The part of an RNA shown here (large-subunit ribosomal RNA, domain I) has 530 nucleotides and comes from Gemmobacter aquatilis. Rfam family: Bacterial large subunit ribosomal RNA.

Context: one part of a larger RNA
RNA sequence: CGUUUGGUGGAUGCCUAGGCAGCAAGAGGCGAUGAAGGACGUGGUACCCUGCGUUAAGCCAUGGGGAGCCGGGAACAGGCUUUGAUCCAUGGAUGUCCGAAUGGGGGAACCCACCUGACAUUCUGCUGUUGUUAUCCUUCGGGAUAUCAACAGUGGGGUGAGACAGGUACUUAUCCCUGAAUACAUAGGGGAAUAAGAGCAAACCCGGGGAACUGAAACAUCUAAGUACCCGGAGGAAAGGAAAUCAACAGAGACUCCGUUAGUAGUGGCGAGCGAACGCGGACCAGCCGAGCCUGGAAGAGUGACUGGAACCGUCUGGAAAGGCGGGCCAUAGCGGGUGACAGCCCCGUACAGGAAGCUCCACGGGACAUAUUAAGUAGGGCGGGACACGUGAAAUCCUGUCUGAAGAUCGGGGGACCACCCCCGAAGGCUAAGUACUCCUUGCUGACCGAUAGCGAACCAGUACCGUGAGGGAAAGGUGAAAAGCACCCCGACAAGGGGAGUGAAACAGUACCUGAAACCGGACGCUU
Numbered sequence: 001c002g003u004u005u006g007g008u009g010g011a012u013g014c015c016u017a018g019g020c021a022g023c024a025a026g027a028g029g030c031g032a033u034g035a036a037g038g039a040c041g042u043g044g045u046a047c048c049c050u051g052c053g054u055u056a057a058g059c060c061a062u063g064g065g066g067a068g069c070c071g072g073g074a075a076c077a078g079g080c081u082u083u084g085a086u087c088c089a090u091g092g093a094u095g096u097c098c099g100a101a102u103g104g105g106g107g108a109a110c111c112c113a114c115c116u117g118a119c120a121u122u123c124u125g126c127u128g129u130u131g132u133u134a135u136c137c138u139u140c141g142g143g144a145u146a147u148c149a150a151c152a153g154u155g156g157g158g159u160g161a162g163a164c165a166g167g168u169a170c171u172u173a174u175c176c177c178u179g180a181a182u183a184c185a186u187a188g189g190g191g192a193a194u195a196a197g198a199g200c201a202a203a204c205c206c207g208g209g210g211a212a213c214u215g216a217a218a219c220a221u222c223u224a225a226g227u228a229c230c231c232g233g234a235g236g237a238a239a240g241g242a243a244a245u246c247a248a249c250a251g252a253g254a255c256u257c258c259g260u261u262a263g264u265a266g267u268g269g270c271g272a273g274c275g276a277a278c279g280c281g282g283a284c285c286a287g288c289c290g291a292g293c294c295u296g297g298a299a300g301a302g303u304g305a306c307u308g309g310a311a312c313c314g315u316c317u318g319g320a321a322a323g324g325c326g327g328g329c330c331a332u333a334g335c336g337g338g339u340g341a342c343a344g345c346c347c348c349g350u351a352c353a354g355g356a357a358g359c360u361c362c363a364c365g366g367g368a369c370a371u372a373u374u375a376a377g378u379a380g381g382g383c384g385g386g387a388c389a390c391g392u393g394a395a396a397u398c399c400u401g402u403c404u405g406a407a408g409a410u411c412g413g414g415g416g417a418c419c420a421c422c423c424c425c426g427a428a429g430g431c432u433a434a435g436u437a438c439u440c441c442u443u444g445c446u447g448a449c450c451g452a453u454a455g456c457g458a459a460c461c462a463g464u465a466c467c468g469u470g471a472g473g474g475a476a477a478g479g480u481g482a483a484a485a486g487c488a489c490c491c492c493g494a495c496a497a498g499g500g501g502a503g504u505g506a507a508a509c510a511g512u513a514c515c516u517g518a519a520a521c522c523g524g525a526c527g528c529u530u
Stems, first nucleotide, its partner, number of pairs: 001527007013515001014479002018450002020447007027439002029200002037098003040053003044076001047073003059092006068080003103112003113168005119160013133146005170197005175191004204235001205233005215222001219269001245252002256283005266274002287431003290369001293367004300361004306354003312327005328345002330334001336348003380404008390416001411426005466473002486514001489501004
């Protein structure tokens, strides 16, 4: 070096339990009736996960279901179950401690309280039963009155170490008491009951604040961008909304969203860039001044544990038939999955047809309280800013920090400085569905999406192990076999590890370091070569 045979290693192929992206529906909240998230417990059994909460892998009820069950890793022991278990659906009970955490405190899951009640005990009032003693009556069985005792029920007062149950935070609203300067009052103080708020949560939405990198080939106006980020608030959507609007001599007729107008008109160290509107075409349409709130709810619809649900045999190969061959059958069902290889007819299902409770939708009723009346420190103006595509510009329009400040429908605002004519409209009160945005989540379905260095960071006990004081960062890790049938027994060895027999299996070079098992790398055997 060649051939070959092994070791190591875990590529490749095949697979999928997990992801990714959508579509159609649903849901769009949970929380002082204590959430989200946790700590600690809880089993016959040590640990982890799951479930649950001292009633603790569970309790009760209703409905379903019908033979097995006592969750998983994972057995063993002991039990339950046709008197219907386990399991599924719905409703209810229990629900330690922390956490908004809310009795006070606190270094979360701990510490320390007070009030009331229950309970125990004691004193006492009343009632009842039984008995004791005394007197009276007696038909002799007993009865009446009084005294005392025990027990029971009920009411009141006291005490109780520990244990049990409920309550005790703050703010706001309503109410009561009190009460200054200051007479009435008000502020303030105290108290009670009831109700609400508080916190969490993925994006979407509205509002209040609000950068820089960057671009301008530097940089300052400008841009990035009202973006990121912070704060507040709300809803299933939010916001907006029924013209003091546009338009242009013709007219339109709330708002929102999409297409276009149009990269146009403009704006702009007229740089980089920014960038409309009218009009037109669509989606959807609704107007009003309680279309709001509380409550009842037929029939029907939806959801729904679950129920019924067609049709196949023989033979060959094989470890195994669903494969080949032959002959049949069903189909409103030949979607899909499983079964020892590829099954319409073996199993689960599928089409189709049903389905309780609870919940949702809805016709229709009942109730409570309401039912505005034309908007002034406003419109407008000065100064300073901001928003409008519009950077102060000829700069209209809108908002307002500050100073001012009208008119009253015979009036007022607008039509891009301003004036006139003309036209349009009625500000300074309010509500309003649909079309639109989003997906933490549920169900079903789909994929010229991935297939374990891919696809979520996570197919596997992953936001784990590990790293960091902390904020935070953040992995690796899938596959025996159809079935454990997971190698009884023997031998070597140290009563090892590991191996050799034997046995199982279709296969053990499928032996749990387990499918396939490439290369690098390291040996053995044989041959050749210097």